[in-house]
Predicted 3D model of a 345-nucleotide part of an RNA (small-subunit ribosomal RNA, central domain) from Adlercreutzia equolifaciens subsp. celatus.
Rfam family: Bacterial small subunit ribosomal RNA.
Lineage of the source: Bacteria > Actinomycetota > Eggerthellales > Eggerthellaceae > Adlercreutzia equolifaciens.
Context: one part of a larger RNA
RNA sequence: UUGGGCGUAAAGCGCGCGUAGGCGGCCGCCUAAGCGGAACCUCUAAUCCCGGGGCUCAACCUCGGGCCGGGUUCCGGACUGGGCGGCUCGAGUGCGGUAGAGGCAGGCGGAAUUCCCGGUGUAGCGGUGGAAUGCGCAGAUAUCGGGAAGAACACCGAUGGCGAAGGCAGCCUGCUGGGCCGCCACUGACGCUGAGGCGCGAAAGCUGGGGGAGCGAACAGGAUUAGAUACCCUGGUAGUCCAGCCGUAAACGAUGGACGCUAGGUGUGGGGGGACCAUCCCCCCGUGCCGCAGCCAACGCAUUAAGCGUCCCGCCUGGGGAGUACGGCCGCAAGGCUAAAACUC
Repeated sequence: UUGGGCGUAAAGCGCGCGUAGGCGGCCGCCUAAGCGGAACCUCUAAUCCCGGGGCUCAACCUCGGGCCGGGUUCCGGACUGGGCGGCUCGAGUGCGGUAGAGGCAGGCGGAAUUCCCGGUGUAGCGGUGGAAUGCGCAGAUAUCGGGAAGAACACCGAUGGCGAAGGCAGCCUGCUGGGCCGCCACUGACGCUGAGGCGCGAAAGCUGGGGGAGCGAACAGGAUUAGAUACCCUGGUAGUCCAGCCGUAAACGAUGGACGCUAGGUGUGGGGGGACCAUCCCCCCGUGCCGCAGCCAACGCAUUAAGCGUCCCGCCUGGGGAGUACGGCCGCAAGGCUAAAACUC
């Protein structure tokens, strides 16, 4: 629980697809459920309200009407709903272009690193603030040649692009999703939102599975220090990679989605048009900054709104207890989702 709110005070579900439901463009005709009007019927007794009457008043008692509604018939036809017909601006399809780390699969490449083999070569290397642990005469470091492996792709690179979000970056090929622009043609409201539901979802974590170069929680050692369960150094397991689970996050723009409206200026990505086509101008879509009106507690927001409106969903209602207990559902587990109360300030 009326109401008022949700960028930062409590509050936008992490994101999408979509069921029910809610809401829904322009024109004409019909209908009359909603809606408005009228008449009539009815509205037990009491209470309550108004008017009258009776106890000398009042309380009280009593009579009439009303109140709250209900029903029938008739009238109206703007609006909502329903039916029929039509329309094209919403939505979509076709056609022609176009940018992109959008996704999936396969293949390929070079640099670097580590390891292995061989050559050259000798007394150190490494590391730091300085050192030490460590590695090295069983030949290291350095350097050259050969081989293996795994992971990640320098420069381009952006204040850039793509995606619903998470996120996405070497190159090539195949399959595949979406966007934007242009112009006609077509469908003719086919739309918006979306309780449940279903799917996607960083990192970490999980699974006697695979893989393991580098890095590296834990751990060990060396330092530092009063101590040093740290920061620095030498090592190093899980992990990081693949497959299957998990389903969380400061999953953030801390800002749900859709549509319309409300000054401009200046960058930048994509497309179109115009032009003395080198500079420039105009239009559409995206992405930034600045800024008017307006909004805001302020900060700030400001055509990418936090402004002005409409529709739908989610959510909040003092702090702690607590995102906990219990129950239910999910999970191999870790735990997740849903979600209190006593008590206390």